A computed fold for a 93-nucleotide RNA from a bovine gut metagenome, annotated as THF (Tetrahydrofolate) riboswitch aptamer. Of the family's consensus pairs, 82% are formed in the model. Rfam family: THF (Tetrahydrofolate) riboswitch aptamer. For this family Rfam cites "A eubacterial riboswitch class that senses the coenzyme tetrahydrofolate" (Ames et al., Chem Biol, 2010). Its mean pLDDT, the model's own confidence on a scale to 100, is 76. The RNAcentral record of the sequence draws on MGnify.
RNA sequence: CAGAGUAGACAUUACGGCGUAAAGUGUCGGUGAAACGGGGAGUUGUUCACUGAACGAAAGUCUUGACUGCGGUCGUGAUGUCGCAUCCCGCUG
Numbered sequence: 001c002a003g004a005g006u007a008g009a010c011a012u013u014a015c016g017g018c019g020u021a022a023a024g025u026g027u028c029g030g031u032g033a034a035a036c037g038g039g040g041a042g043u044u045g046u047u048c049a050c051u052g053a054a055c056g057a058a059a060g061u062c063u064u065g066a067c068u069g070c071g072g073u074c075g076u077g078a079u080g081u082c083g084c085a086u087c088c089c090g091c092u093g
Stems, first nucleotide, its partner, number of pairs: 001093003008082010018071003027053008038089004059068004
């Protein structure tokens, strides 16, 4: 000097749920917590929980509890992309 590696994020896809009697998702705010390359520190960044506010939806069919849809819906798996905020040390060349 160059590079590798995490949590995680996003996209596609498969399967299984939830909602369609509107929760969830998304937006703005409050409180608290957690995680963040192998080691240490760690936020104004990330995620989660609770909470306040505004906004807000795709239903259809029939055999009436099921099917087909729909939701910036949830979980898990696979594939791909991105990827330690930052600082110090370490690792490979």